[in-house]
Molecule: small-subunit ribosomal RNA
Organism: metagenome
RNA sequence: AGAGUUUGAUCCUGGCUCAGAACGAACGCUGGCGGCGUGCUUAAUACAUGCAAGUUGAACGAGAAAUCCCGGCUUCGGUUGGGAGAGUAAAGUGGCGAACGGGUGAGUAACACGUGGACAAUCUGCCUUUGAGUUCGGGAUAAUCCUUCGAAAGGGGGUUUAAUACCGAAUGACACCACCGAGGGGAUUCUCUUGGUGGUCAAAGACGGGGCAACCUGUCGUUUGAAGAUGAGUCCGCGCUCCAUUAGCUUGAUGGUAGGGUAAAGGCCUACCAUGGCUGUGAUGGAUAGCCGGCCUGAGAGGGUGAUCGGCCACAUUGGGAUUGAGAUACGGCCCAGACUCCUACGGGAGGCAGCAGUAGGGAAUAUUGCGUAAUGGACGAAAGUCUGACGCAGCAACGCCGCGUGGGUGAUGAAGCAUUUUGGUGUGUAAAACCCUGUUAGCGGGGAAGAAAUGUAAGGAGAGUAAUUGCUCUUUACCUGACGGUACCCGCAGAGAAAGCACCGGCUAACUCCGUGCCAGUAGUUGUGGUAAUACGGGGGGUGCAAGCGUUGUUCGGAUUUACUGGGCGUAAAGGGCGCGUAGGCGGACUUUUAAGUCGGAUGUGAAAUCUAUCGGUUUCAACCGGUAGCUUGCAUUCGAUACUGUAGGUUUUGAGUACAGGAGAGGAGAGCGGAAUUCCAGGUGUAGUGGUGAAAUGUGUAGAUAUCUGGAAGAAUAUUGGUAGUGAAGGUGGCUCUCUGGACUGAUAUUGACGCUAAAGCGCGAAGGCUUGGGUAGUAAAUAGGAUUAGAUAUCCUGGUAGUCCAAGCGGUAAAUGAUGGGUACUAGGUGUCGGGGGUUUCGACCCCCUUGGUGCCGCAGUUAAUGCAUUAAGUACCCCGCCUGGGGAGUACGGUCGCAAGACUGAAACUCAAAGGAAUUGACGGGGCCCCGCACAAGCGGUGGAGUAUGUGGUUUAAUUCGAAGCAACGUGAAGAACCUUACCUGGGUUUGACAUGCUCAGGACCGUCGGUGAAAGCCGACUUCCCCUUCGGGGGCCUUUGCACAGGUGCUGCAUGGCUGUCGUCAGCUCGUGCCGUGAGGUGUUGGGUUAAGUCCCGCAACGAGCGCAACCCCUGUCCAUAGUUGCCAUCAGGUUAUGUUGGGAACUCUAUGGAGACUGCCGGUGAUAAGCCGGAGGAAGGUGGGGACGACGUCAAGUCCUCAUGGCCCUUACACCCAGGGCUACACACGUACUACAAUGGUCGGUACAAAAGGUUGCAAGACCGUGAGGUGGAGUUAAUCCCCAAAGCCGGCCUAAGUUCAGAUUGGAGUCUGUAAUUUGACUCCAUGAAGGAGGAAUCGCUAGUAAUCGCUGAUUAGUAGGCAGCGGUGAAUACGUUCCCGGGGCUUGUACACACUGCUUGUCAAGCCACGGAAGUUGGGAGCACCCGAAGUCGUUUGCCUAAUUGUAAGGAUGGCGACGCCUAAGGUGAUACCGAUGACUGGGGCUAAGUCGAAACGAGGUA
Repeated sequence: AGAGUUUGAUCCUGGCUCAGAACGAACGCUGGCGGCGUGCUUAAUACAUGCAAGUUGAACGAGAAAUCCCGGCUUCGGUUGGGAGAGUAAAGUGGCGAACGGGUGAGUAACACGUGGACAAUCUGCCUUUGAGUUCGGGAUAAUCCUUCGAAAGGGGGUUUAAUACCGAAUGACACCACCGAGGGGAUUCUCUUGGUGGUCAAAGACGGGGCAACCUGUCGUUUGAAGAUGAGUCCGCGCUCCAUUAGCUUGAUGGUAGGGUAAAGGCCUACCAUGGCUGUGAUGGAUAGCCGGCCUGAGAGGGUGAUCGGCCACAUUGGGAUUGAGAUACGGCCCAGACUCCUACGGGAGGCAGCAGUAGGGAAUAUUGCGUAAUGGACGAAAGUCUGACGCAGCAACGCCGCGUGGGUGAUGAAGCAUUUUGGUGUGUAAAACCCUGUUAGCGGGGAAGAAAUGUAAGGAGAGUAAUUGCUCUUUACCUGACGGUACCCGCAGAGAAAGCACCGGCUAACUCCGUGCCAGUAGUUGUGGUAAUACGGGGGGUGCAAGCGUUGUUCGGAUUUACUGGGCGUAAAGGGCGCGUAGGCGGACUUUUAAGUCGGAUGUGAAAUCUAUCGGUUUCAACCGGUAGCUUGCAUUCGAUACUGUAGGUUUUGAGUACAGGAGAGGAGAGCGGAAUUCCAGGUGUAGUGGUGAAAUGUGUAGAUAUCUGGAAGAAUAUUGGUAGUGAAGGUGGCUCUCUGGACUGAUAUUGACGCUAAAGCGCGAAGGCUUGGGUAGUAAAUAGGAUUAGAUAUCCUGGUAGUCCAAGCGGUAAAUGAUGGGUACUAGGUGUCGGGGGUUUCGACCCCCUUGGUGCCGCAGUUAAUGCAUUAAGUACCCCGCCUGGGGAGUACGGUCGCAAGACUGAAACUCAAAGGAAUUGACGGGGCCCCGCACAAGCGGUGGAGUAUGUGGUUUAAUUCGAAGCAACGUGAAGAACCUUACCUGGGUUUGACAUGCUCAGGACCGUCGGUGAAAGCCGACUUCCCCUUCGGGGGCCUUUGCACAGGUGCUGCAUGGCUGUCGUCAGCUCGUGCCGUGAGGUGUUGGGUUAAGUCCCGCAACGAGCGCAACCCCUGUCCAUAGUUGCCAUCAGGUUAUGUUGGGAACUCUAUGGAGACUGCCGGUGAUAAGCCGGAGGAAGGUGGGGACGACGUCAAGUCCUCAUGGCCCUUACACCCAGGGCUACACACGUACUACAAUGGUCGGUACAAAAGGUUGCAAGACCGUGAGGUGGAGUUAAUCCCCAAAGCCGGCCUAAGUUCAGAUUGGAGUCUGUAAUUUGACUCCAUGAAGGAGGAAUCGCUAGUAAUCGCUGAUUAGUAGGCAGCGGUGAAUACGUUCCCGGGGCUUGUACACACUGCUUGUCAAGCCACGGAAGUUGGGAGCACCCGAAGUCGUUUGCCUAAUUGUAAGGAUGGCGACGCCUAAGGUGAUACCGAUGACUGGGGCUAAGUCGAAACGAGGUA
């Protein structure tokens, strides 16, 4: 510090997710030791049991018992007295403490907390310092004892007694109060010092020492002052969560006067008076929550949190209340009420673990009913000491942090095992074993701390004080005190011995392979993975990471600049309010003065400790941990200073902003009036058959006279042309003409006011169309609606009608893609060019032109900016000010609530749930019922076919034991198959074989091999017989071949062409596809390759930020067309000669043809025109051939997971007495039917008969076969020649002539019968051919569809491969030999440019709504039910306060009666709980209902994306 994820790719926006750190955690697997910490986050739920607050005899009275000893008595059981126990225990009075310590976080949004102040408005026990005292008296009372009630708890009555308990009096101040002054200080009321007068108020002793006593004295206590310290109380400034779908709240409420109350100000309380107080800087209400130091995270700012430790607050079963006290409204006190639990004799009582342990319950989850007061701290005490679940320790828990160990060294046959393998090896791996060591921890044995210093006691010394002593203070020595704990630690012993797991390994993210599984099982944080080769699932091996832990889950911060103060945005991604006016608020021109609030600086106080940072130290070292020092604590307050800026106050100024004056422009607004054109209607005339409407029609209308045309009239609405990216208005909007009223802007020049300004929550107003209300109006148009069409349907588009509405008046409504998708204002920042309004200059007679300036309104464009597109002085640039708005998509602008509205609805505006995207701009493609250009037998123009018939052949389907398999639009279907009777053959049935039909090696036995024969059988095979003994040799044996046994292995046309190689098809012989460097772009990419021409062509030329290059095109290659050279046999024969009926037949020739080698030739080379002077095109000449001459081979980058595992090769999987192999027979040839491809025809351009002519290219020795003979013929006999330019096989259409005469025929030939030929072991299933006979359909083929542009189509035959045989197929060959092309509108395919796109599996795309099914959450709902808060009324406990006429009353007063005082009771006010009533709010639930979301392959349509087929 970033990364993954939207896309084919890119940039951006934007969400989701991850890597980090942390935790009072929990869960899973695992677990050796130690140190230090931590441990009910849930039920503030209920609690058994024990303990957690007592102490003091030096405040006080009283005072046992058990037991022991002694004595008396004794019935020997005991009893009694005394002593010890003992002035002890227990209880009581009094004092102090119990208000601390400990727990919890329910409540509380508050002066509760934090921070800083104030108290001149306060209190403070114990403690410290200090002043003055501590006198004289009195009456009770508990305990005890007696008695009594009660089950108990607990009381009642009587008698007695003490105090540091209680009371009276005295004295009394520097205390308090009142009054009269003086001085100082402060500033709301005051306060400090001081003088005087008057009034009021106190007490207690205990224990010591000395002394005969009086008395003196010490310590502790006590009273009253002053001061301090500590603690507490109160008040104030500032800070302190969310909701406005909570906007108004308040009656003691705000203030005053008087009184009460408190320690203390105060409506704190009461009476009276006034009517205030709070609130958009968020009152009131609701929800949630203890606050802080801190802790976690973060670079910080922040965000989250408030366990442990520390500070404060609140609470103690729930609610209320007071008492005591210095202090409480009191956790282990009291009273009352409620709920709950327990005891009970039923009458009544008792209780409060949110103290420590512990129990139940809840929960994912949190410990021992431990030890000790040794240390620290606390209470009491003079002290010893007692008490202390505070605390110190121990126990449990890997809950956390930190440390240590599980061994170290050497060790390569790189062991075995395991895994993998290309079988060679490689990995685990120096790892192990083995050898040599060490001894941490654990184990055993032994030793053994520090933590302890005080107090106290004993002895001694010193000091202050006293008259002196005791006592006090300091000090020395000795003794006493340890829960932890025989613990830490140390020593010794033995022995590598007892001690490693967990997660992960596709990317993010470090780490890879094998097997299993087969969209199953599973995995998953995200992207995703798994459908037979899974580095992603499960296991093994290996590896990576961390390690006594490791993972998972949860939560928080971070990353996230994803709420943006630091530090974001708003044209198109989410986001500018529809527009204006304007209140609060925010911001605000120039100069100057003042002040010092903001701001800046210094100082002081505070910011507790702990924490944190740095450093030093302690624990044997180190870490965690602990301690010292410093920093930090970013804050607040006070004070001193500075004055630039902002603010405050004052003064001045004119440039911002207004006002006055003079002008011109304008569809600016409102009202009234007046036109013309058009439309429709009405009346009339002319006139006759249609009109109207559409893509085409029909509905409609018209002979009752339409449409058309003319005249007249009526009505309403709108204002053609001008008219313009022209004007004007804030926006919506605004368009005939005239008049009236009226707003705003602009220009010019002077004067004037003097910052009067900008923006704008709340508020107010305006606000298109449509809609609503009332009343008018209604020509045209036109939702709804009717009819006609279209259509599969057509509730649409189109047509004919047509009502609201549209118009007017008065209201309501308040929304729009109300858009420049761009808030308003001010200033600044290159220009160019239009246009509208105004002014000026120059010039002129005047006007234009031109120049300058100003206000609008457009286009282009630089810098700049932007994700890009774009914007660009009219900013989306650079800045400032103010307002509005945004924070992933969907749910949803929905629900609920509220406000407004007559309604429709508008404004405000969520959540649950769900997805990992949604989106912007641009790029490359693909596509379009988008555009432009171009090409192709693509159409058109032609010729001939297919589709109809019969047959052949292939396919589908069906059938079958099997009908083997593959091929599937073009690009499967006369295809693999250049040839299924057996074989082939892969299929079926049956019969057999099992190391196999075939290969290699080893092994056992035998034998040469070969060969012959028999039995059985359909054959294969099985059984058996006969014959035979190779080569080398060192004689041991070895080698070769064959048979046999066994083992390795063979074999498979079994699967996967979606694991593959190779080969092939197709787009397409289409003209394209790319690269290097450069340039442009953030980038994907672009440029080049586009453009202007041209071409068959990305062919060439020109231009150009491109310049070059490659694969393709073309050419090079082959055939063919002309010529030449060379060579002439088997080919040729012109000339010469011979010979034949005839023939290159012979001599000969080498001319010609031809053959087969090499050359030439054609290149737009030449001429003219055209073109841009180019490329080229057109025409011409020459030429055998002319513009690639014709044909072939040749197929770019790539596409289709195209085809082929059955050609071959090959990974993986599968079978192995079978999915292998052999054999016989059958099948692949089936047949209702459908399709493709062909053949033959339907006839006279023909058929048939006879005669006659001309090829090319192939092939031939298991072959071609002549002549001859036989047969009607297929063919047979026989065989010359020929291993081939030698011999053989060789045409048909054509031409000549005859017949047929339009018919199912002398057409056509299927089918069938008979007879044959040939091949072959074999012709039945199932060959071809021949002859005779038979003679089907068919009379030119519907919709549709195919081929072909010249030696082509058409037509005619010939040859070859395959084969024993079988050709209508295929591959070739030649013969005869046309027609047509205006042209590119349309169909199909292709290429280029451009455009749109929501497509990228790319239009066979994408996508949407209803309905149907399942699941999920939510809203409404007759109601049902619960909760908290409040209101009104009733009742009203305890209790304070008040009143009191009843009753009681030791201290005091009085001679007495009595009084004073106090208490009880009663009454009153207030009031908790409770009850009743009405209402509002919040939740739960609810038949039914509503939409929403999600869910591979449901239904109906096709709305959107292309002009999406009606933009």